[in-house]
The RNA shown here (Glycine riboswitch aptamer) has 93 nucleotides and comes from uncultured Lapillicoccus sp. Taxonomically the source falls in Lapillicoccus (Bacteria, Bacillati, Actinomycetota, Micrococcales). The RNAcentral record of the sequence draws on MGnify.

RNA sequence: CACGUGGGAGAGCCCCCGGGACGAUCGUCAGAUCGUCAGCCGGGGCGCCGAAGGGGCAACACCCCGGAACCUCUCAGGCGCCAGGACCACAUG
Numbered sequence: 001c002a003c004g005u006g007g008g009a010g011a012g013c014c015c016c017c018g019g020g021a022c023g024a025u026c027g028u029c030a031g032a033u034c035g036u037c038a039g040c041c042g043g044g045g046c047g048c049c050g051a052a053g054g055g056g057c058a059a060c061a062c063c064c065c066g067g068a069a070c071c072u073c074u075c076a077g078g079c080g081c082c083a084g085g086a087c088c089a090c091a092u093g
Base pairs, nucleotide, nucleotide: 001093002092004090005089006088007087012046014045015044016043017042018041019040020037021036022035023034024033025032026031047079048078049077053075054073055072056071060066
């Protein structure tokens, strides 16, 4: 370094819109209204997280170009479970 196994944190069951499903009521049988939906889908707003990735820097180095982290930023990503996951342990090569 590659592959495999095991472990592996944080932060929204917020609001709005559109569609969908289900239930209830009405119905002129076309449909309408109301309700429910983390365990339906998509979009937006606000808030938040830090452990894929990415950016920043101290010592040091230096003509220039540089330069670490679990620190920091939050672009990307993420904020039920699942998944993902830096990193750690073991095994093989």